[in-house]
Context: one part of a larger RNA
RNA sequence: UUGGGCGUAAAGAGCGCGUAGGCGGCUAGGUAAGUCGAAUGUGAAAGCCCAGGGCUCAACCUUGGAAGUGCAUUCGAAACUGCUCAGCUUGAGUUUCGGAGAGGGUGGUGGAAUUCCCAGUGUAGAGGUGAAAUUCGUAGAUAUUGGGAGGAACAUCAGUGGCGAAGGCGACCACCUGGACGAUGACUGACGCUGAGGCGCGAGAGCGUGGGGAGCAAACAGGAUUAGAUACCCUGGUAGUCCACGCCGUAAACGAUGGAUACUAGGUGCUGCGGGUAUUGACCCCUGCGGUGCCGGCGCUAACGCAAUAAGUAAUCCGCCUGGGAAGUACGGCCGCAAGGCUAAAACUC
Numbered sequence: 001u002u003g004g005g006c007g008u009a010a011a012g013a014g015c016g017c018g019u020a021g022g023c024g025g026c027u028a029g030g031u032a033a034g035u036c037g038a039a040u041g042u043g044a045a046a047g048c049c050c051a052g053g054g055c056u057c058a059a060c061c062u063u064g065g066a067a068g069u070g071c072a073u074u075c076g077a078a079a080c081u082g083c084u085c086a087g088c089u090u091g092a093g094u095u096u097c098g099g100a101g102a103g104g105g106u107g108g109u110g111g112a113a114u115u116c117c118c119a120g121u122g123u124a125g126a127g128g129u130g131a132a133a134u135u136c137g138u139a140g141a142u143a144u145u146g147g148g149a150g151g152a153a154c155a156u157c158a159g160u161g162g163c164g165a166a167g168g169c170g171a172c173c174a175c176c177u178g179g180a181c182g183a184u185g186a187c188u189g190a191c192g193c194u195g196a197g198g199c200g201c202g203a204g205a206g207c208g209u210g211g212g213g214a215g216c217a218a219a220c221a222g223g224a225u226u227a228g229a230u231a232c233c234c235u236g237g238u239a240g241u242c243c244a245c246g247c248c249g250u251a252a253a254c255g256a257u258g259g260a261u262a263c264u265a266g267g268u269g270c271u272g273c274g275g276g277u278a279u280u281g282a283c284c285c286c287u288g289c290g291g292u293g294c295c296g297g298c299g300c301u302a303a304c305g306c307a308a309u310a311a312g313u314a315a316u317c318c319g320c321c322u323g324g325g326a327a328g329u330a331c332g333g334c335c336g337c338a339a340g341g342c343u344a345a346a347a348c349u350c
Base pairs, nucleotide, nucleotide: 003322004321005320006319007304008303012318014201015200016199017198021194022193023192025088026087027086029084030083031082033081034080035077036076037075038074039073040072041071042070049065050064051063052062053061054060091191092188093187094186095185096183097182098181103177104176105175106174107173108172109171110154115149116148117147118146119145120144121143125136126135162169163168206247207246208245209244210243211242215241216240220236221235222234223233258317259316261314262313263312266295267294268293269292270291271290272289273288274287275286276285299306300305323350324349325348332343333342334341335340
């Protein structure tokens, strides 16, 4: 181990692919393992239950009966499940045509800005703040003009917008490449859903090796503030941030809401594709499918709220919870270069 639950009270794995397993559409036939009925055997005695009997009653003892959910064998039923055979097309998939998209990877290109260097103009300040100072500047700064170097990020477009399984993705061009969607026929014929283990992906920070380094900036130094100021503010500034390859594997990885399916009032935006109507055409109007928002009824909810993108109504598969602390810790195991991660208690205490 029942039961009840998992948006916010404890509880949905960060996300996917998929093994075993569980579950699974419509129509016929067969079978009879599950299922259902009957019979036979068995189901020790004692006990329980029923009807009697014996101790003066009772407890107790005793006789008989019944019961014994079960098991085995045989015979039978065939609705459902299973198995088998044959078929079907609505689930699923393939094909054709089409448009949308910051989906992913590689290479290249561009402009604005910051910084630095060189040169010109030019002179005493600049910078910074609540106010200052540290700082920079007569060895010519700040400002301004021209030229150059280098790195990182791509203003406007930009949207309550789009794409992606999630993490996430935003200049432009080319190449390689994944997925979703719409329309119309054709094709396969249940090929499906979920998914313990397993495998892969996985922001940032961090780690290893080698590059790169403009700006920003943990640590650190200085200046302020303050009673103090190991901070907030200021001036600097190294790892890091960037690239390649390899690790790490965690997040308030959030919709704090697992996946797939069916059903259950409406209203109104945005977005992709279509049909009708209309028109010279684009709009307008009606309508179908996919996505994404807001409002709202039934229903649900402890309430807040959710409400066809459900937290409603059902059935299915997985994960997880079971008072607070000790503790996501110790020990052990596995993984990791390390940092640490995963798994995961107890004593004790309230």
Molecule: small-subunit ribosomal RNA, central domain
Organism: uncultured prokaryote